[in-house]
Molecule: RNase P RNA; transfer RNA
Organism: Methylocystis sp.
RNA sequence: CCAGUCGGCUGGAUGGCCGCUGCCGUGAGGCAGAGGAAAGUCCGGGCUCCACGGAGACACGGUGCCGGAUAAGGUCCGGCGGGGGCGACCCCAGGGAAAGCGCCACAGAAAGUAAACCGCCGCUAAUGCGGUAAGGGUGAAAGGGUGCGGUAAGAGCGCACCGCUGGGGCGGCGACGUCCCAGGCAUGGCAAGCCCCGCCGGGAGCAAGACCGAAUAGGGGCGACGUUGGCGGCAUUCGCCGUCAAGCCUGUCUCCGGGUAGUCGCCCGGGUUGGUCGCCAGAGGCGGUCGGCGACGAUCGUCCCAGAGGAAUGGCCGUCACGCGGAGUUCAGCUUGCUGGACUGCGCCAUACAGAACCCGGCUUACAGGCCGGCUGGCGCU
RNA sequence: GCGCCCGUAGCUCAGCUGGAUAGAGCACUCGCCUUCUAAGCGAGAUGUCGUGGGUUCGAGUCCCGCCGGGCGCGCCA
Numbered sequence: 001c002c003a004g005u006c007g008g009c010u011g012g013a014u015g016g017c018c019g020c021u022g023c024c025g026u027g028a029g030g031c032a033g034a035g036g037a038a039a040g041u042c043c044g045g046g047c048u049c050c051a052c053g054g055a056g057a058c059a060c061g062g063u064g065c066c067g068g069a070u071a072a073g074g075u076c077c078g079g080c081g082g083g084g085g086c087g088a089c090c091c092c093a094g095g096g097a098a099a100g101c102g103c104c105a106c107a108g109a110a111a112g113u114a115a116a117c118c119g120c121c122g123c124u125a126a127u128g129c130g131g132u133a134a135g136g137g138u139g140a141a142a143g144g145g146u147g148c149g150g151u152a153a154g155a156g157c158g159c160a161c162c163g164c165u166g167g168g169g170c171g172g173c174g175a176c177g178u179c180c181c182a183g184g185c186a187u188g189g190c191a192a193g194c195c196c197c198g199c200c201g202g203g204a205g206c207a208a209g210a211c212c213g214a215a216u217a218g219g220g221g222c223g224a225c226g227u228u229g230g231c232g233g234c235a236u237u238c239g240c241c242g243u244c245a246a247g248c249c250u251g252u253c254u255c256c257g258g259g260u261a262g263u264c265g266c267c268c269g270g271g272u273u274g275g276u277c278g279c280c281a282g283a284g285g286c287g288g289u290c291g292g293c294g295a296c297g298a299u300c301g302u303c304c305c306a307g308a309g310g311a312a313u314g315g316c317c318g319u320c321a322c323g324c325g326g327a328g329u330u331c332a333g334c335u336u337g338c339u340g341g342a343c344u345g346c347g348c349c350a351u352a353c354a355g356a357a358c359c360c361g362g363c364u365u366a367c368a369g370g371c372c373g374g375c376u377g378g379c380g381c382u
Numbered sequence: 383g384c385g386c387c388c389g390u391a392g393c394u395c396a397g398c399u400g401g402a403u404a405g406a407g408c409a410c411u412c413g414c415c416u417u418c419u420a421a422g423c424g425a426g427a428u429g430u431c432g433u434g435g436g437u438u439c440g441a442g443u444c445c446c447g448c449c450g451g452g453c454g455c456g457c458c459a
Base pairs, nucleotide, nucleotide: 001378002377003376004375005374006373007372008371009370010369012320013319014318015317016316017315018314020033021032022031023030024029035353039364040363042362043361044360045359046358047205048204049203050202052257053256054255055254056253057252058251060201061200062199063198064197065079066078067077068076069075080094081092082091083090084089095196096195100194101193102190103189104188117136118135119132120131121130122129123128144162145161146160147159148158149157163185164183165182166181167180168179169178170177171176209277210276211275212274219268220267221266222265223264224263225262228245229244230243231242232241233240234239247260248259249258270458271457284303285302286301287300288299289298290297291296323348324347325346327344328343329342330341331340332339333338383455384454385453386452387451388450389449392408393407394406395405401439410426411425412424413423414422432448433447434446435445436444
């Protein structure tokens, strides 16, 4: 210098004028005012309500190598295994197919308890019969692979190496790795088909929810279960107490406890379209130190940084930066008329994606341009 | 905010537990019939299966992410 790979940052600056929202102020006025994704709403939590707790089973949904981080997670970090790349590095829904069921079209002889179409070998006059999975052909896939031996021809039939399965030793928390021994090989693929196994999960969502105020007919209909029933005791008129059983208590069922006396569902009709809180000091931002390979944690200092409620954060102008276009000057390379850099002044554009709505951690997707760093391969020079 | 559904030819829809040429009706084109048109009869053309990946030998179908469209629910009493 070229090619590549990984990670991070930024997302115009400043001045003037005119506006918008919130807070403070008697007033003049002052202060503050979107994002890395505020987005999609795909995961996880905080918070609030459903009055609630424990145990088991089932159903449904999610998840899926191992270890760790975390409030939690389908996120992140570090590893393991497999695949791709010369390499930096990238990708993997990555448990189980000897629990069971199902599927594997077409082609092909045979597609899952394998199988003889061609070929090869033996017998036979021939047709044919038998042996054979080494070769051909079909297919996405044909019952381990390569080589030597062996054989009528062949075949794990025998042997060596590789693979596989089982057992054991060693290393590692573990996934797993490695070594030894045994077995001629049984166990094709699909679980993003049903399923099995392990783990996780109560539901709803700030229109949650609380308070104040206004208005209306605090109304009507249908349905479900209940306000109870049995027994015993007291009292002997109403009734009271104890015990048992039945309803509801947020997936269903069972059991144990606790709570509860009218509750729930649907429909018709009516009313309102208000205010305050929730609501921004938070798993908060920035900086330092320490621990950790890292995600992250601990600690110290410092700062206060939108809280509107159909929704403010904007518009115009000047200057500058960045970018683009063409012109000139100059330098370098040298394929001698092109390429690249620097400077000068001119013109154009005025910036991409997009906009908070209870909050936070992630994921995914969108994004004009600009900047920085690590690493890899190649070429050249020293 | 929450829940659910859909996207296949110009239009309206099929396509069931994956299997190779993706179908049907209307519409369109050509021919026949008719003096001509309509109707009728015969023949034909027509698909990025919304989009990008993945699983699989194989995807309209299964899984994931995007894009577009549609529906429903919610306050008081």